[in-house]
């Protein structure tokens, strides 16, 4: 001085960057649940599906109608705050916990483990999760931002096409290798 590498240590992106916590507001929902009244007549409840157990039931199960009271969770948005810039999110497998017990499956938290997403907005006759026509993810399609490359134009801070992914990109250090 050059090559090289998922090294390290800080750092930048922003029309809502991400993400935890708490409040409040919508909606869920006059729903579920709880009490009653009427009809009905032998079952029913413990997420399902078997099993065992436990409980309720002719002093009326479950189902139907009515009628009075009546929520929450999880998802949303606000605003505060804390951490923070692969911030985080999703999506599969596994495993452990919890749904009274046991298998099997759902559901939900947690962890590791591989795949996808540079960011965050708009639009969808689209998949899916969801009570949703709300939102998240995926898809598709749009401009818009940041950043490298690389071309083009300018004396030059820069303009303006294309292309690329965070395994990026900026600094500083440091490691190997050449010279």
């Nucleotide at each position: 001085a050059g090559a090289u590498g998922a090294g390290a240590u800080a750092g930048a992106g922003g029309u809502c960057g991400c993400g935890g916590c708490a409040a409040a507001u919508a909606a869920u929902a006059g729903u579920a649940g709880u009490u009653u009244c009427a009809u009905c007549g032998a079952g029913g409840c413990g997420c399902a599906g078997a099993g065992a157990c436990g409980c309720c039931g002719a002093u009326g199960a479950a189902g139907u109608g009515g009628a009075a009271u009546g929520a929450a969770a999880g998802g949303a948005u606000u605003u505060g705050u804390c951490g923070c810039c692969g911030a985080a999110g999703u999506u599969u497998a596994u495993a452990g916990c919890g749904u009274g017990c046991u298998c099997u499956g759902g559901c939900g938290c947690u962890a590791u483990a591989a795949g996808c997403u540079g960011g965050g907005c708009c639009u969808g006759u689209u998949g899916u999760c969801g009570a949703a026509u709300a939102g998240g993810c995926g898809c598709a399609g749009g401009a818009c931002u940041g950043u490298c490359a690389u071309c083009g134009c300018g004396c030059a801070u820069g303009c303006g096409g294309u292309g690329g992914a965070g395994a990026g990109c900026u600094a500083u250090c440091g490691a190997u290798c050449u010279u």